Predicted 3D model of a 125-nucleotide RNA (Guanidine-I riboswitch aptamer) from Cyanobacteria bacterium QS_4_48_99. Its mean pLDDT, the model's own confidence on a scale to 100, is 79. The sequence was found by an Rfam model in a public genome assembly. Lineage of the source: Bacteria > Bacillati > Cyanobacteriota.
Order: sequence, then structure tokens, then C1' cells
RNA sequence: CUGAAUUGCUUCUAGGGUUCCGAUUUAAGCGAUGCAGGCUUAAAUGACUGGUUCGAGAGAAGCAGGCUAACCUUGAAAAAUGCUGAGUCAAAGUAGCUACACGGCGGGAGAAAACCCCGGGAGAU
Repeated sequence: CUGAAUUGCUUCUAGGGUUCCGAUUUAAGCGAUGCAGGCUUAAAUGACUGGUUCGAGAGAAGCAGGCUAACCUUGAAAAAUGCUGAGUCAAAGUAGCUACACGGCGGGAGAAAACCCCGGGAGAU
């Protein structure tokens, strides 16, 4: 300097906002002797704890994939033919490995936002 590989999915969490539910506030109505409590509708509110929803390359767990060499089981090819043995190749099983990783601004999705996506990017070492 060049090439290849460092993978995918599921569940959850950090985190995130406000579609839906709930909650709170306001208004109108129902009910009630009146008030309060209660019910219905509409609007507003996420510096509303919450349920649903979103959710990590550099967070967790699991499954799969990939690689490795040895053991073990089965099969295949080859050497005139047959048998045997060692070796080679393939598949399954067993075991091991799958490292490291600082990171904007800005934009995008969608209900909206985010450690989501652009992005292991730009940049830095």
C1' cells in the first nucleotide's frame, strides 16, 4: 500500500416523546332542595409518576450463522479387480473462538422524540 473477515434476528434495559388509554385542569349538560362527590361530551396539559407504542455499532441475555483444530459417527472419490490399512473430501455430533471501539453539527422517519436511521459516517487518536 492492497484484499478479505469482524454477521443477523428475538426478548429486555438505559433512554425517548405524546398517537391511543389513564390522570389533571377548564367549559357545558345529567343528577340533586343546594353545595360537594359522581357520570357524559369537548378542549388543553408530558418540568403528568403511569399502561400501549419507539428503542441502542460502541448496553444485557438467548437463538442462529461463520471460523478453528482434535476426538467421534456416517458417507464419497481414487489407485487393473477384491479385501484391509493410512491419508483426502463432505455431513452430523463434541469443544473452543466470534476481538476492539472517542465521536459532533445537521438532516430523516413518524403521533412525537430519542444512545432509532443517515452512521463503526464527518472528525479525532